[in-house]
């Protein structure tokens, strides 16, 4: 150097045009003699970077960056 896939919360992954969720993992309450287990309630994200399309983009198109897998 070509081709393909990935990239969203600390983690692990949904979400595939309509204002982004879950699950662990952390924190507060409750509960228990105490831990664990179990309930509840709040918080956590410039959706890898920057353009383009579109009334409207995580989601469609480009470049570019990083992983992975493959061909020479």
């Nucleotide at each position: 150097g070509g081709g393909c896939g990935c990239g969203u919360a600390g983690c692990u992954c949904a979400g595939u045009g309509g204002u982004a969720g879950a699950g662990c993992a952390g924190g507060u309450u409750c509960c228990u003699c105490u831990u664990a287990a179990g309930a509840a309630c709040a918080a956590g994200g410039u959706c890898g970077u920057g353009g383009g399309u579109c009334c409207g983009a995580c989601c469609c198109c480009c470049a570019c960056c990083g992983c992975g897998c493959u061909c020479a």
Molecule: transfer RNA
Organism: bacterium